[in-house]
RNA sequence: UUCUUAUACAGAAGAGGCGAGAGAACAGGCUCUAUGACCCUCUGGCAACCGCCAAAAUGGAAAGGUGCCAAUUCCUGCCUGAAUCAGUUGAUUCAGGAACUAUAAAAA
Numbered sequence: 001u002u003c004u005u006a007u008a009c010a011g012a013a014g015a016g017g018c019g020a021g022a023g024a025a026c027a028g029g030c031u032c033u034a035u036g037a038c039c040c041u042c043u044g045g046c047a048a049c050c051g052c053c054a055a056a057a058u059g060g061a062a063a064g065g066u067g068c069c070a071a072u073u074c075c076u077g078c079c080u081g082a083a084u085c086a087g088u089u090g091a092u093u094c095a096g097g098a099a100c101u102a103u104a105a106a107a108a
Base pairs, nucleotide, nucleotide: 001108002107004105005104006103007102008101013043014042015041016040017039021032022031023030026077027076028075029074044069045068046067049065050064052060053059054058078097079096080095081094082093083092084091085090
C1' cells in the first nucleotide's frame, strides 16, 4: 500500500510552543478560530480491537501493542420506501441501505 472482517448517534483535560487557518477527498452548507484554533511536546484522561486472567460463548482487569480526547464519520450529495406541499417530470421531512472515511486485527 492492497484486501477481508468488525465497529463508528457513547466517552475523554490542563500547560508549554507555533502563528492562520481548521473541520479526510470534491462540492454545497454549517461550525471552531488572535479570548490563539489546527498542528507539535509533556502531563492527565477515555475506551476496550489485539494481547492478559478465568470455566474462555461470556465475564473481569487495564500492567503491554495501538487508537482516541468540538459538533453523529459535523450535515448533505447515491439508492429504496413513506408522508406532506405543489399540481409538474419537482421540492421538503423522516426511516433504512449503500458508498467514502477512520480505527483494530489477520493475510498478501
The RNA shown here (SAM riboswitch aptamer (S box leader)) has 108 nucleotides and comes from Solitalea agri.
The model forms 97% of the base pairs in the Rfam consensus.
The coordinates come from a structure-prediction model, not an experiment, and the mean pLDDT is 86.
It matches the Rfam family "SAM riboswitch aptamer (S box leader)". Rfam's curators write: The SAM riboswitch is found upstream of a number of genes which code for proteins involved in methionine or cysteine biosynthesis in Gram-positive bacteria.
The sequence was found by an Rfam model in a public genome assembly.